The RNA shown here (Lysine riboswitch aptamer) has 165 nucleotides and comes from a mouse gut metagenome. The sequence is in RNAcentral, with records from MGnify. Its mean pLDDT, the model's own confidence on a scale to 100, is 78. Its Rfam family is "Lysine riboswitch aptamer". From the family's description: Riboswitches are metabolite binding domains within certain messenger RNAs that serve as precision sensors for their corresponding targets. Allosteric rearrangement of mRNA structure is mediated by ligand binding, and this results in modulation of gene expression. Of the family's consensus pairs, 98% are formed in the model.

């Protein structure tokens, strides 16, 4: 340098069911109320609307996406996930981001618990920070063993370690 491995409650896609999301939005009807409401925001435009729109309250009827669990197939083991930075995304000009996509940086060896915070309808889950454990890899040091393997401490940590060419 190429190839092929390991960790293990290992990562991630994807698709079926199922809970939840919720008797909630939307929808229709009664009432009440009286000038606005809506297209992210603003300019400009444009739709409903005194034939009662918005909004509140009643009854009726009633979802869905996102996130989750199970199963079951698929890629893998920087699998991956996060923080930032640019560059695109909205109806005509502008503007600001959610979302999404794409690209750089940088941090994380993995799983779980807990305290804090973010997100989310949520006590679910998912991220981020800290904590004290375990668990891998790999070095030391000491022990057993009888042929490189156990057990103990310390310390590192993926562009890392093994094996083979």
């Nucleotide at each position: 340098g190429a190839u092929a491995g390991a960790g293990g409650u290992g990562c991630g896609g994807c698709a079926u069911u199922u809970a939840u999301u919720a008797g909630u939005a939307c929808c229709a009807a009664g009432c009440g109320u009286g000038a606005a409401a809506c297209c992210g925001c603003c300019c400009a435009g444009g739709u409903u609307u005194u034939a009662g729109a918005c909004c509140g309250c009643u009854u009726g009827c009633a979802a869905a996406a996102g996130g989750a669990a199970c199963u079951g197939c698929c890629g893998c083991c920087g699998a991956a996930g996060a923080a930032u930075g640019c560059a695109a995304u909205a109806u005509g000009g502008g503007u600001c981001a959610a979302u999404u996509u794409g690209u750089g940086u940088u941090c994380u060896g993995g799983g779980g618990g807990c305290u804090g915070g973010g997100a989310a309808a949520a006590u679910a889950u998912c991220c981020c920070u800290g904590c004290a454990a375990c668990u891998g890899u790999c070095a030391u040091c000491a022990u057993g063993u009888u042929u490189c393997u156990u057990u103990g401490a310390u310390g590192u940590u993926g562009c890392g370690c093994u094996a083979u060419c």